RNA sequence: CCUGAGAAAGGCAAACCCAUCGUGAGGUGGGGACGCAAAGCCAUGGAUCAGAAGACGCAUUCUGACCGCCAGGUUGCCAACG
Numbered sequence: 001c002c003u004g005a006g007a008a009a010g011g012c013a014a015a016c017c018c019a020u021c022g023u024g025a026g027g028u029g030g031g032g033a034c035g036c037a038a039a040g041c042c043a044u045g046g047a048u049c050a051g052a053a054g055a056c057g058c059a060u061u062c063u064g065a066c067c068g069c070c071a072g073g074u075u076g077c078c079a080a081c082g
Stems, first nucleotide, its partner, number of pairs: 002082001003079002011036002016031006034068001040074003044071003048065006
C1' cells in the first nucleotide's frame, strides 16, 4: 500500500412516528434501527426526483433536491489472516 475478521473501541442511522421549515422533491430536531469501512465532506459527470418554461404529445431548456444510486475529488479510525 492492497485488503477488511462472527476482532476491539468508538461512529453514522433506512423504513416508520412526532415537531418544524419548504409549492414540491426534500431539509432540520427528537424517537427509532434496516443497514454502513468512508452511510465523513464536495452536486464535478451520469441516474433519479420536484417545480417552472415549452409543446398536440414527446423532445428540450431553466431552477432546485438527492452523495444511504453509480462514478469522480478530498480527508480519515482500527486491524487479524493474506
Description: c-di-GMP-I-GGC riboswitch aptamer from a Nitrospirota bacterium, 82 nucleotides, folded computationally. Lineage of the source: Bacteria > Pseudomonadati > Nitrospirota. Its mean pLDDT, the model's own confidence on a scale to 100, is 85. It matches the Rfam family "c-di-GMP-I-GGC riboswitch aptamer". Gene Ontology term of the family: cyclic-di-GMP binding. The sequence was found by an Rfam model in a public genome assembly.